[in-house]
RNA sequence: UGGGUCGGCAAGACGGUCGCGUUAUCCCCUUGGGGGUACCGAGGAACGUCCGGGCUCCACAGAGCAGGGCGGUGGGUAAUUCCCACCCGGGGUAACCCGCGAGAAAGUGCAACAGAAAGCAGACCGCCGCCGCUGCGCCGAUUUAUCGGCGGAGCUGGAGGUAAGGGUGAAACGGUGGUGUAAGAGACCACCAGCGGCCCGUGUGAUCGGGUCGGCUAGGUAAACCUCGCCCGGAGCAAGGUCGAACAGGAAGCGUUACGGGCGGCUCGUCCAGUUUUCGGGUAGACCGCUAGAGGUGUGCGGCAACGUACAUCGUAGAUAGAUGACCGUCGAUGACUCAUCUUCGGAUGGGUCGGGACAGAACCCGGCGUAACAGCCGGCCCAUUCA
Numbered sequence: 001u002g003g004g005u006c007g008g009c010a011a012g013a014c015g016g017u018c019g020c021g022u023u024a025u026c027c028c029c030u031u032g033g034g035g036g037u038a039c040c041g042a043g044g045a046a047c048g049u050c051c052g053g054g055c056u057c058c059a060c061a062g063a064g065c066a067g068g069g070c071g072g073u074g075g076g077u078a079a080u081u082c083c084c085a086c087c088c089g090g091g092g093u094a095a096c097c098c099g100c101g102a103g104a105a106a107g108u109g110c111a112a113c114a115g116a117a118a119g120c121a122g123a124c125c126g127c128c129g130c131c132g133c134u135g136c137g138c139c140g141a142u143u144u145a146u147c148g149g150c151g152g153a154g155c156u157g158g159a160g161g162u163a164a165g166g167g168u169g170a171a172a173c174g175g176u177g178g179u180g181u182a183a184g185a186g187a188c189c190a191c192c193a194g195c196g197g198c199c200c201g202u203g204u205g206a207u208c209g210g211g212u213c214g215g216c217u218a219g220g221u222a223a224a225c226c227u228c229g230c231c232c233g234g235a236g237c238a239a240g241g242u243c244g245a246a247c248a249g250g251a252a253g254c255g256u257u258a259c260g261g262g263c264g265g266c267u268c269g270u271c272c273a274g275u276u277u278u279c280g281g282g283u284a285g286a287c288c289g290c291u292a293g294a295g296g297u298g299u300g301c302g303g304c305a306a307c308g309u310a311c312a313u314c315g316u317a318g319a320u321a322g323a324u325g326a327c328c329g330u331c332g333a334u335g336a337c338u339c340a341u342c343u344u345c346g347g348a349u350g351g352g353u354c355g356g357g358a359c360a361g362a363a364c365c366c367g368g369c370g371u372a373a374c375a376g377c378c379g380g381c382c383c384a385u386u387c388a
Stems, first nucleotide, its partner, number of pairs: 001384009012331007020041002023038007043359001047370002050368005055236004067232005072086005087101001088099004102227002107225002109221002124166002126162003130158002132155003136151007174192006193217001195214007240288004249279006260272004295314008335354008
């Protein structure tokens, strides 16, 4: 210098005008509302709501079944399916990255295409001997053109053997060499790989290293059923709590010694007006929950780390149909175009013009994961190259 890999930072700055929300305070009309001033006012993901917890209410003797989730080992944590370290397997020259990482030797199921054959498989080509047929050669016999025997060759021939070789496939039932055989084959032997049991050593452990015995070889798939081990009560701030109306309408009482109307004059009775209680409804609404919490930052100590701990320090949204915005000015990382100078022709320096910010927004609160995203900046490590 170029490429790679891992991690971190930041999420435009300042000012002005107008506007919105909480809180405090002042003023005005005074159920309640309006106005002024001051402070504060979204995120790294506030998002998805996929996990885990706090908190609240309900349920709950104990055990089992069903259902769901998780799955290498050790640690961290309030907890986790998260994080850290390690082990094993895979990828990469390396830094480093990836893994829904128990069991396929309990059982059941499933597997495209190609191929002869795909699950205790399979004979297409090839190889092998046997039988049949057709030539050839040699030998023998004689009836001299026939018969017999032997050898070797051929065949769109027949019934078999063979998993060494070819070909197909992601995969063809260990590999190499030998013995053996008609040809072959763990059929047998040696070594190697792999598997299972036992023993020894190392490590907290997953595991790793070694020895010995066995049988000769065991395919994949559990994000298919299933088996094993561990874990799991339900609902969610519209949780839950405190206070608590008005109107319509319904029901019940009163309806008088003196005061309403209808039932043809009077009394009683009855209906209505009126009035009281109650239902409507613990409804509407208000307030609490509600933001100081497993909190942020810094330093020291312990730990490889995740993290823990001690001290110091900081104050930082709380709306309820949902506030946190708009415009203007100056600057601006960086980008595009262009001019000038220099040039080792790759570019460098200086000037001008234009443009100039993504994804997205709290709704009880935290810890994770996942997803979205413009233009950037900084650092560790690895590889290659050049110079000293």

A computed fold for a 388-nucleotide RNA from a Microbacteriaceae bacterium, annotated as Bacterial RNase P class A. Its Rfam family is "Bacterial RNase P class A". By type it is a ribozyme. Its mean pLDDT, the model's own confidence on a scale to 100, is 76. The sequence is in RNAcentral, with records from ENA. A source record names the gene rnpB.